[in-house]
């Protein structure tokens, strides 16, 4: 002084004015009087996100109900440990792989149950094969023909009978032998996934399960437009079909249990209101414990509840000159979109001293 890697914070700020929703608190009228209701005003105090987003994934709540009992089916997850209400998150370890590194990625069980599948090129892509070549014999004038034996060299290709060397051999090959590689056996560390040694076998038909498939675990459906309450109005309507060996009972199928009608057109009425609904698997802060997610304990705090859908407009500064962008039952997370600033740690390189 430059290039990077990981983590964490902020999302315009400040003043004034008018203007929306919510809670509290209080004036005034109406209602016979009280409660309490309506209509208008005063004043305090709150008032969209790190993703509010995609609806992906887990759960809290709610309803169905003799179930949420069994099974089949079918879907999801996929290295160990461990955190947690839970999870396909997350934190820590292993392998594998990428980078000079700091770091980052991984749809990471099983190919020896079984089936597919490996285009093209190539002699052949699996109980596969010999195009070019090597080696030995016989014929031939020479070239070059037949025979046999070969897979070490050479060519295809993503992949070609494990790999380097040696030593053998006509030439050659695990044919033999070092080493590595694979398999199996035992120690040894680790909770474990696995790593390390030592033996011993020449061991050979690769590879691909986000291909069928097999093995482990795990799943009851539906969803705030879930549901529970009030008021109102209507056509005590009409038609088909199957009926107790039938129908129904929150995704399919069968069993078990339950009720006793069901399904399917036509056609009338309501479409209001009120709660759900925000005080929690909750925030902040300190301290213990843990490598860490986190977990315990003490103090504190009360951060939006709209319903055709609230927080907007103008002034004036300041400054990083605002980007991606608006809650709708609520919480954990994951992915996916962003202009710009701060801050701390850790790697590279290059000059200096």
């Nucleotide at each position: 002084c430059g290039a990077g890697u990981u983590g964490g914070c902020c999302a315009g700020g400040u003043a004034g004015u008018c203007g929306c929703u919510g809670a509290u608190u209080u004036u005034a009228a109406a209602u016979g009087a009280a409660c309490g209701u309506u209509u208008a005003g005063u004043a305090u105090c709150a008032g969209a996100g790190g993703a509010a987003a995609g609806u992906c994934c887990g759960g809290g709540c709610u309803c169905c109900g003799a179930c949420a009992g069994g099974g089949c089916a079918a879907g999801a997850u996929g290295c160990c440990a461990g955190g947690u209400a839970a999870c396909g998150c997350c934190u820590g370890g292993g392998a594998g792989g990428u980078g000079u590194g700091a770091a980052c990625c991984u749809a990471c069980g099983g190919a020896a149950a079984g089936u597919g599948c490996c285009a093209c090129a190539g002699a052949a892509a699996u109980g596969a094969u010999a195009c070019c070549g090597c080696c030995u014999a016989u014929u031939u004038u020479a070239g070059a023909a037949u025979a046999g034996g070969u897979a070490a060299g050479g060519g295809u290709g993503a992949a070609a009978u494990g790999g380097u060397g040696c030593g053998g051999u006509a030439a050659g090959a695990g044919c033999g032998c070092a080493c590595c590689g694979c398999g199996c056996u035992g120690u040894u560390g680790g909770u474990a996934a696995c790593a390390a040694c030592a033996g011993u076998g020449g061991c050979a038909g690769g590879g691909u399960a986000a291909a069928c498939c097999c093995c482990a675990u795990c799943u009851g459906g539906a969803g705030c437009a879930a549901g529970a309450c009030c008021a109102a109005a209507u056509a005590g309507a009409g038609g088909u079909u199957c009926a107790a060996u039938g129908g129904c009972g929150u995704g399919g199928c069968c069993c078990a249990c339950g009720c006793u009608g069901a399904a399917u057109c036509u056609g009338g009425g309501u479409u209001g209101g009120u709660c759900g609904c925000u005080a929690g698997a909750a925030u902040g802060u300190a301290u213990u414990g843990g490598u860490g997610a986190c977990a315990g304990u003490g103090c504190a705090u009360c951060a939006a509840g709209a319903u055709g859908a609230a927080u907007g407009a103008c002034u004036a500064u300041c400054c990083a000159a605002g980007a991606c962008a608006g809650a709708a039952c609520c919480c954990g997370g994951c992915u996916u979109a962003u202009c710009g600033g701060c801050c701390a740690a850790c790697u590279c390189a290059a000059a200096u001293u």
This is a predicted structure of a 353-nucleotide RNA (Bacterial RNase P class A) from a Legionellales bacterium. Rfam family: Bacterial RNase P class A. Rfam classes the family as a ribozyme. Rfam links the family to the GO terms dimeric ribonuclease P complex, tRNA processing and ribonuclease P activity. Rfam's curators write: Ribonuclease P (RNase P) is a ubiquitous endoribonuclease, found in archaea, bacteria and eukarya as well as chloroplasts and mitochondria. The coordinates come from a structure-prediction model, not an experiment, and the mean pLDDT is 77. Taxonomically the source falls in Legionellales (Bacteria, Pseudomonadati, Pseudomonadota, Gammaproteobacteria).